A computed fold for a 362-nucleotide part of an RNA from a Pseudomonadota bacterium, annotated as large-subunit ribosomal RNA, domain IV. The RNAcentral record of the full RNA draws on ENA. The coordinates come from a structure-prediction model, not an experiment, and the mean pLDDT is 89. NCBI's taxonomy places the organism under Bacteria, Pseudomonadati, Pseudomonadota. Rfam family: Bacterial large subunit ribosomal RNA.
[in-house]
Context: one part of a larger RNA
RNA sequence: AGCUUGUCAAGGAACUAGGCAAAAUAGCCCCGUACCUUCGGAAGAAGGGGCGCCUCUUGGCGUGUAGUCCCUCGCGGACGAAGCGUCGGGAGGUCGCAGUGAAUGGGCUCCCGCGACUGUUUACCAAAAACACAGGGCUCUGCAAACGUCGAAACGGACGUAUAGGGCCUGACUCCUGCCCGGUGCCGGAAGGUUAAGGAGAGGGGUUAGUCUCGAGCAAUCGGGACGAAGCUCUGAACCGAAGCCCCGGUAAACGGCGGCCGUAACUAUAACGGUCCUAAGGUAGCGAAAUUCCUUGUCGGGUAAGUUCCGACCCGCAUGAAUGGAGUAACGAUGGGAGCGCUGUCUUGACAAGCCGCUCA
Numbered sequence: 001a002g003c004u005u006g007u008c009a010a011g012g013a014a015c016u017a018g019g020c021a022a023a024a025u026a027g028c029c030c031c032g033u034a035c036c037u038u039c040g041g042a043a044g045a046a047g048g049g050g051c052g053c054c055u056c057u058u059g060g061c062g063u064g065u066a067g068u069c070c071c072u073c074g075c076g077g078a079c080g081a082a083g084c085g086u087c088g089g090g091a092g093g094u095c096g097c098a099g100u101g102a103a104u105g106g107g108c109u110c111c112c113g114c115g116a117c118u119g120u121u122u123a124c125c126a127a128a129a130a131c132a133c134a135g136g137g138c139u140c141u142g143c144a145a146a147c148g149u150c151g152a153a154a155c156g157g158a159c160g161u162a163u164a165g166g167g168c169c170u171g172a173c174u175c176c177u178g179c180c181c182g183g184u185g186c187c188g189g190a191a192g193g194u195u196a197a198g199g200a201g202a203g204g205g206g207u208u209a210g211u212c213u214c215g216a217g218c219a220a221u222c223g224g225g226a227c228g229a230a231g232c233u234c235u236g237a238a239c240c241g242a243a244g245c246c247c248c249g250g251u252a253a254a255c256g257g258c259g260g261c262c263g264u265a266a267c268u269a270u271a272a273c274g275g276u277c278c279u280a281a282g283g284u285a286g287c288g289a290a291a292u293u294c295c296u297u298g299u300c301g302g303g304u305a306a307g308u309u310c311c312g313a314c315c316c317g318c319a320u321g322a323a324u325g326g327a328g329u330a331a332c333g334a335u336g337g338g339a340g341c342g343c344u345g346u347c348u349u350g351a352c353a354a355g356c357c358g359c360u361c362a
Stems, first nucleotide, its partner, number of pairs: 002356007010348002014346001019343001027051005036041001038172001052094012067079004095099001107341007114333002119131002135170007147156002173328004178258003183255002185251005192246003198240002203235005210227007259277005286320001287317001298314005
């Protein structure tokens, strides 16, 4: 020096990314408790007081002696001084710095974000605003159900039956959830267009019995060429052929989407108003520099002596917005941000002590 632990003058977060760590709070009884609220909570809110021991006194309860009363008279029943046990109340006194004398044992408050909540999770760096959740919605499924990728039997679903089961999205509660069906998906439609295997088989090709012809030969016959039936074979147009696609509709708590330019009011500024182009339709209610704001430490207000954070506003939303849910919200949270009180060796700023370890000397 290090590790573990203890103590500290004055100050008290000046430390630091951040009060991380430490300190502080702490039990029981009594008093007393705000905003807000879904009336349950918030609450142990907050904030105060008491606490040992001794003496006296007093009340309740238990037990039940003596005693009293009752009686179906017994090892009966009821009440019940005293004593003992126990839980309190009141008064007085007394000791220490200190009486929950050790140990165990909430620090508190205010504002905001996120998630309603209790739960769940990355076994071994993440516990969360992630997952789940009751509740809401869409959709499929009539039972040999849908579904479990396809796939036999079987099985699950379910010894269930639409108040049931599956899939997907949203996520308590409160107030709400606008416009667009042009694209993609899904559902419905079936007139027309397109369309496979298959059916059909016009036509074409190959093969050649035969016929014709040329050549050789006296002839029989042989060779070459052209045409070529039937059969066999290769190929093959028209025509008839579903679903699908095209097409016609519907559907957004389906995937998704939700404009631009110019002008205009008697100061200025601004634009309720007008013009024009485009679109399927041009963002409603809300919220808004936000877990979203680039410019940006926006501007104003609050808090501080001083505040890129925080809270309240404004709205010029680079690039908010409605179950990819929007906005609120009591309660809850080992959640994130900001502020204060208390408290402290976190710090100004270091010191000392104990144990351990290490080092040095002997």